The RNA shown here (SAM riboswitch aptamer (S box leader)) has 114 nucleotides and comes from Pedobacter sp.
The prediction has a mean pLDDT of 80.
NCBI's taxonomy places the organism under Bacteria, Pseudomonadati, Sphingobacteriia, Sphingobacteriales, Pedobacter.
It matches the Rfam family "SAM riboswitch aptamer (S box leader)". Rfam links the family to the GO term regulation of gene expression.
[in-house]
RNA sequence: GAUUUAUAAAGAAGUGGUGAGAGACAGGCUCUAUGACCCACUGGCAACCCUCAACAUAACGAGAAGGUGCCAAUUCCUGGCCAAAUUACAUGGAGUAAUUUGGAAAUAUAAAUU
Numbered sequence: 001g002a003u004u005u006a007u008a009a010a011g012a013a014g015u016g017g018u019g020a021g022a023g024a025c026a027g028g029c030u031c032u033a034u035g036a037c038c039c040a041c042u043g044g045c046a047a048c049c050c051u052c053a054a055c056a057u058a059a060c061g062a063g064a065a066g067g068u069g070c071c072a073a074u075u076c077c078u079g080g081c082c083a084a085a086u087u088a089c090a091u092g093g094a095g096u097a098a099u100u101u102g103g104a105a106a107u108a109u110a111a112a113u114u
């Protein structure tokens, strides 16, 4: 790097350094010299691996020493594909536009395999 599985409407600070953009991508909308983003230290949140228990070959429960992760906004919202519904236009049928709902996909994190 790739594949598979699980999760994603909750939660969580301060100081120092740096100095301009950042929130994956596109469009919005937000954050940002009252210093964002990123890095370090301390603190914290959480519970994927882990420890204990449990036992069927699982789920659920407890814990938080260790390995990650995370600590603005629902993954900030929508979209990229598919389906359905509603409204309007059109109307022989097909269709066009807007809105709403759902599912994938994408993204992120963990574990396993390679």
Stems, first nucleotide, its partner, number of pairs: 001114008013042005021031003025079004043071003048067002050063003075106001081103009